Predicted 3D model of a 111-nucleotide RNA (SAM riboswitch aptamer (S box leader)) from Phascolarctobacterium sp.
RNA sequence: UACUCAUCAAGAGCUGGUGGAGGGAAUGGCCCUGUGAAACCGCAGCAACCAUUGUAAGGUGAAAGUCUUGCAAAACGGUGCUAAGUCCUGCGAUAAUUCGUGAGAUGAGAA
Numbered sequence: 001u002a003c004u005c006a007u008c009a010a011g012a013g014c015u016g017g018u019g020g021a022g023g024g025a026a027u028g029g030c031c032c033u034g035u036g037a038a039a040c041c042g043c044a045g046c047a048a049c050c051a052u053u054g055u056a057a058g059g060u061g062a063a064a065g066u067c068u069u070g071c072a073a074a075a076c077g078g079u080g081c082u083a084a085g086u087c088c089u090g091c092g093a094u095a096a097u098u099c100g101u102g103a104g105a106u107g108a109g110a111a
Stems, first nucleotide, its partner, number of pairs: 001111001003109006013043001015042004022032003028088002044082003049078002052073009086103001090101004
């Protein structure tokens, strides 16, 4: 980098240092920012995707075990996240609203 699957209306920084003007993916908006942006380091916090533990049902097995699914616990493991709904904004259907789908983000898998 392209592919597959799952999730995305919840949650969490008026934080210290370095840094100096930008940032919120892209377009258009609308916002944030010298009462200091991005980035990096530290501290604090949020969250159960993977891994872990328990438990129920089912598959397999002679059994031990193992696999799948649900539920629960747990943040000392691997990621992730901490302005605004993924800030709004694409396309199709729809009376509203909602549904489907695309784009993006994160995780897991596979090349």
Of the family's consensus pairs, 97% are formed in the model.
Rfam family: SAM riboswitch aptamer (S box leader). About the family: The SAM riboswitch is found upstream of a number of genes which code for proteins involved in methionine or cysteine biosynthesis in Gram-positive bacteria. Rfam links the family to the GO term regulation of gene expression.